Model confidence (mean pLDDT): 83 of 100. A computed fold for a 474-nucleotide part of an RNA from a metagenome, annotated as small-subunit ribosomal RNA, 3' major domain. RNAcentral holds the full RNA, with entries from SILVA.
[in-house]
Context: one part of a larger RNA
């Protein structure tokens, strides 16, 4: 100088308190240990691994496993020699890969060659093999915490040290005053994207107040006021008053405003730290390997299952469940797609089909939410598991897809010890899109819908910041 303390002070955070719904018990998804197996490819390991790489393992993917095969090789470039039987169809053989045979049958050309293939041979290519404790790049986590340094200059023999401490004050090393410092740099904040309110332009695919047609629907004339979309502006800056305060920073009140002190929500993550995470996204030293640890294919496995743990999903009911009803959004997506509608089917669907690269058509029904049966029981709750009939997709649903009818009706009656999230349009709840994808969402990543409870407060746990003090620590 640090770092460490069950040593002090001072401070801040959903840390605790104060609520409010939860995990932990039951099925069920889905990760992981763990066993198992020919193989259950591989990587993540306290917070910061375990619905994490993987925005979606039937074949592919796929790396893993048996069995078949191939060795200048599935991919990329030279160099020599030789050849043009390159390349398509068909047929046989086989699980294919791939072989084997018929048939047609290479471009251009100055005819000298050149392009392609094809073969033998060389140099090579290949590697999701290995080392993240050789690396680059990328990221995570302390932490959006207020920290981290640097020049001159001035103290110390020097390691330092000051500047950064102090007295207020902020979400901020934020600003103010004070000081041997006096500036300056990365980080704060401002600048950028969105939301809230408005003026202006602009008006079709949007809209509809007044006029007019119409049986009815902005349907139609017609309009561009509203709404709405989208450029550009305005707006908020402690500017205005008051109390306090060091006459300052700044704080509490209040006005006036759509909106008040960072208005919310995002993007931005300093110096580091942790030999943290990827050599399997990519890149790349080395070291392995070359008829194989390369590569091509059928088949299987990544789906196993005594058990364990993390995450969520549906439940245990009456704030419900069932059946009925013409209620109300947003944010998306659309051509090998979205698919209206009519006709069929009890239903997934199916046939035949308008419109739409879409402010115009179509996904599209939004669902909690509003009125009838049940009356408290393993029930008309609750759906797991099995039977068995069919639908889609895709050469193929046996391992191991998703969906619908019909039967079947487990466990479950609010969960021990222990934990977690949340401070408002927030938690609860309640549906909807998207990506990935042929087909497979209870996961992810968004959008709206209803829409609380509670914070006295800093004594305590956890975590961090700043000063200060002690040290067998470096």
């Nucleotide at each position: 100088u640090g770092a460490c303390g069950g040593g002090g002070g001072c401070c801040c955070g959903c840390a605790c308190a104060a609520g409010c719904a939860g995990u932990g018990g039951a099925g069920u998804a889905u990760g992981u240990g763990g066993u198992u197996u020919a193989a259950u490819u591989c990587g993540a390991a306290g917070c910061a691994a375990c619905g994490c790489g993987a925005a979606g393992a039937a074949c592919c993917u796929u790396a893993c496993c048996a069995g078949g095969g191939c060795u200048u090789g599935a991919c990329a470039u030279g160099g020599u020699g030789c050849c043009u039987g390159a390349u398509g169809c068909a047929u046989a053989a086989g699980a294919g890969a791939u072989u084997a045979u018929g048939c047609a049958g290479c471009c251009c050309u100055u005819c000298g060659g050149g392009g392609a293939g094809g073969u033998a041979c060389u140099g090579c290519a290949g590697g999701u093999g290995g080392u993240g404790c050789a690396u680059g790049g990328u990221u995570g986590u302390c932490g959006u915490c207020a920290g981290c340094u640097c020049g001159u200059g001035u103290c110390g023999u020097g390691a330092g040290a000051u500047g950064u401490u102090g007295g207020g004050u902020u979400a901020a090393g934020u600003c103010c005053c004070g000081c041997a410092a006096c500036g300056a740099g990365c980080g704060c904040a401002a600048c950028c994207c969105u939301u809230g309110u408005u003026g202006u332009u602009a008006g079709u695919u949007g809209c509809c107040a007044g006029c007019a047609u119409g049986a009815a629907a902005g349907a139609u004339g017609g309009g561009c006021a509203c709404u709405c979309u989208a450029g550009c502006g305005a707006g908020a800056c402690u500017g205005c008053c008051g109390g306090u305060g060091a006459c300052a920073a700044a704080u509490c009140g209040g006005a006036g405003g759509a909106a008040g002190g960072u208005g919310g929500g995002g993007a931005c993550g300093a110096c580091g730290u942790c030999a943290a995470a990827u050599c399997a996204u990519c890149a790349u030293g080395c070291c392995c390997u070359u008829u194989a640890u390369g590569u091509c294919c059928u088949g299987g496995g990544c789906u196993a299952c005594a058990c364990a743990c993390g995450u969520a999903c549906u439940a245990c009911a009456a704030u419900g469940g069932c059946u009925a009803u013409a209620a109300c959004a947003g944010c998306g997506g659309g051509a090998a797609g979205c698919g209206a509608u009519g006709c069929u089917g009890c239903g997934a669907g199916g046939c035949a089909a308008a419109g739409c690269g879409g402010a115009u058509c179509c996904c599209a029904a939004a669902a909690a939410a509003u009125a009838g049966c049940c009356u408290c029981a393993g029930u008309u709750c609750a759906g797991a598991u099995u039977g068995u009939g069919g639908g889609c997709u895709g050469a193929a649903a046996c391992c191991c897809g998703c969906c619908c009818g019909c039967a079947u009706g487990a466990a479950g009656u609010c969960g021990g010890a222990a934990u977690u999230g949340c401070u408002a349009g927030u938690a609860a709840u309640u549906g909807c899109a998207g990506g990935u994808c042929a087909g497979c969402a209870u996961a992810c990543u968004g959008c709206a819908g209803u829409g609380a409870a509670u914070a006295c407060g800093u004594u305590c746990c956890c975590g961090g910041g700043c000063c200060u003090u002690g040290u067998a620590c470096a």